Context: one part of a larger RNA
RNA sequence: UGACGGGGGCCCGCACAAGCGGUGGAGUAUGUGGUUUAAUUCGAUGCAACGCGAAGAACCUUACCUGGUCUUGACAUCCCGAAAAAGACCUGGGAAGUGCUCUCUUUGAGAGAAUUUGGUGACAGGUGCUGCAUGGCUGUCGUCAGCUCGUGUCGUGAGAUGUUGGGUUAAGUCCCGCAACGAGCGCAACCCUUGUCAUUAGUUGCCAGCAUUUAGUUGGGCACUCUAAUGAGACCGCUCGCCGAUAAGGCAGAGGAAGGUGGGGAUGACGUCAAGUCCGCAUGGCCCUUACGUCUAGGGCUACACACGUCCUACAAUGGCUGGUACAGAGCGCUGCUAAAUCGCAAGAUCAAGCUAAUCGCAAAAAGCCAGUCUCAGUUCGGAUUGGAGUCUGCAACUCGACUCCAUGAAGUUGGAAUCGCUAGUAAUCGUGGAUCAGCAUGCCGCGGUGAAUACGUUCCCGGGCCUUGUACA
Numbered sequence: 001u002g003a004c005g006g007g008g009g010c011c012c013g014c015a016c017a018a019g020c021g022g023u024g025g026a027g028u029a030u031g032u033g034g035u036u037u038a039a040u041u042c043g044a045u046g047c048a049a050c051g052c053g054a055a056g057a058a059c060c061u062u063a064c065c066u067g068g069u070c071u072u073g074a075c076a077u078c079c080c081g082a083a084a085a086a087g088a089c090c091u092g093g094g095a096a097g098u099g100c101u102c103u104c105u106u107u108g109a110g111a112g113a114a115u116u117u118g119g120u121g122a123c124a125g126g127u128g129c130u131g132c133a134u135g136g137c138u139g140u141c142g143u144c145a146g147c148u149c150g151u152g153u154c155g156u157g158a159g160a161u162g163u164u165g166g167g168u169u170a171a172g173u174c175c176c177g178c179a180a181c182g183a184g185c186g187c188a189a190c191c192c193u194u195g196u197c198a199u200u201a202g203u204u205g206c207c208a209g210c211a212u213u214u215a216g217u218u219g220g221g222c223a224c225u226c227u228a229a230u231g232a233g234a235c236c237g238c239u240c241g242c243c244g245a246u247a248a249g250g251c252a253g254a255g256g257a258a259g260g261u262g263g264g265g266a267u268g269a270c271g272u273c274a275a276g277u278c279c280g281c282a283u284g285g286c287c288c289u290u291a292c293g294u295c296u297a298g299g300g301c302u303a304c305a306c307a308c309g310u311c312c313u314a315c316a317a318u319g320g321c322u323g324g325u326a327c328a329g330a331g332c333g334c335u336g337c338u339a340a341a342u343c344g345c346a347a348g349a350u351c352a353a354g355c356u357a358a359u360c361g362c363a364a365a366a367a368g369c370c371a372g373u374c375u376c377a378g379u380u381c382g383g384a385u386u387g388g389a390g391u392c393u394g395c396a397a398c399u400c401g402a403c404u405c406c407a408u409g410a411a412g413u414u415g416g417a418a419u420c421g422c423u424a425g426u427a428a429u430c431g432u433g434g435a436u437c438a439g440c441a442u443g444c445c446g447c448g449g450u451g452a453a454u455a456c457g458u459u460c461c462c463g464g465g466c467c468u469u470g471u472a473c474a
Base pairs, nucleotide, nucleotide: 001474002473003471004470005469007468008467009466010465011464012463013462015458016457019422020421021420022419023418026313027312029310030309031308032307033306034304035303042053043052064299065298066297067296068295070293073123077122078121079119080118081116082115100112101111102110103109104108125288126287128286129285130284134282135281136277137276138275139273141271146185147184148183149182150181151180152161153160154159165176166175167174191265192264193263194262196232197231198230199229200228201227202226205222206221207220210219211218235259238253239252241251242250243249315415319374320373321372322371323370324369325368331362332361333360336355337354341350342349343348381412386407387406388405389404390403391402392401428450429449430448431447432446433445434444
C1' cells in the first nucleotide's frame, strides 16, 4: 500500500421488511447428471452451466457408430497432357471436330479464359489436441462510482497528498474548506423511442358538415385521426414561501401535457475470475496423411430403475360448456400471403379474385360483456395414456413430425424443509406477431388488451461503495 475480520461509523440495492404471484407435491415439455449403448458426437458446471452454443437432429444437418467406396483426393494453386460447352452415371457401338477472347506473317502459328472421366508430385484436408501459447468476441462484479496521470509539496524509502474533511447528490454530482493546482478515462449530457403542441404535406390514410351507398362505397373536403419531416417545450426557470452556511441543495406550491434524471432503450471506466469460446472465424505449436482425410447407406444424437434445473397444463364455480356480441398493437407476404365460393364434423381439399402491400391477404384478437346450463362430485373439473380412422409437409413420418375426428379418461382436491420474481401501466392475467423453418415451439425475441396490493422502516440475512481500526496475511 492492499486484502481480510462472527471490529467500528456513514450510505445504497426487491437485500431484508410490508405485500402479490410462483417453484419445491401431480402430469407433460425441455435441458443436464447418472446409467445404458456399437454410438447414445462435442462443448458449457456456484452466483456468472443446466428451454445454454442449437433462430428449429426424420434424410441432410452430423461432428458419433456399423458396413461399404476413394487416395493429388469433396475443395485451392502450380506443372505436363487431353479436348471442351451439355444439364445423372455406367457399359457397348457409331459419327464429328477445335468452339470462346486476343495477337501475328491469316487453308497456318501462338497466347489466354473456361472445361477435364487423365498423369505426376509440391500440396490439399482434419468439428484431431492445447482457450494454461494466442487474436477477436463474450459473461461477471456492475450502469457499481469508481480508476488514474502531470507538475508541486511531504517522507531516507516503499509511498502519501490531490481522491481526505463539513454539507449535498442517482453519481469522485455539485458547493465550501484544505499543500495543493490542474487534467484524463468513467458519471451526466449529446443519440433513439414514448408522453404535449405548432408548422408543412394529404394517398393507399381520415370523415365534421353537404349529397349518396349494403359498406368512407362514391362525389366532395383535409377540419379531426393518422402518417413523417422540421421546430417548440422542463431549466430547481418562477415564489417577499420554509430549511440550509449568504453556497450547493432539499421540502412545499404555482403554472404546465409532462417536475425535479418525466418513462423506456442504446451506451459497460481501470481492472477481477490463467472465467468462456481452437466446434463461428482467425492463428502459434503438436499430431494424422491408402487416414484422425473424403464419399456413401442404415442407425444414433429421441435410450431410461433414477436425481436436479427451467417452463407449460391443472387441481375448478372469480369456474367449465353452449349461443350471441365488442374493442388492439406490432409484424410478415411472389419458391409467398391467399379473400370469396363449393365440399368435408374437422385437420384440410378443390376452384379462383386481389396484392411486390397505409390499397390485397395472413386476420378470428382473447380475456371482456349479454343470455342459458352445470351445483361441489375425482365431477360437464383435469387432460396424460392407449385403440381406431384420417389430413398435411416431404424422395421418405417404423425407429423419430405436427395436426384433426371418434372412443379411452391416469395422476392431481393448492403442494414438507426450503426457495424465486416483482415497486406501476409494474406484478398477475389474456391473446397476438416474428426469426429459424419443406414440416415441426409449452422455448426465444417482440406487440398490445385488462390491470392490482404494499413499502412503518434499516435491527437482522445477502451483495456493494466511502472513512477508520487491528493483523503472526501478500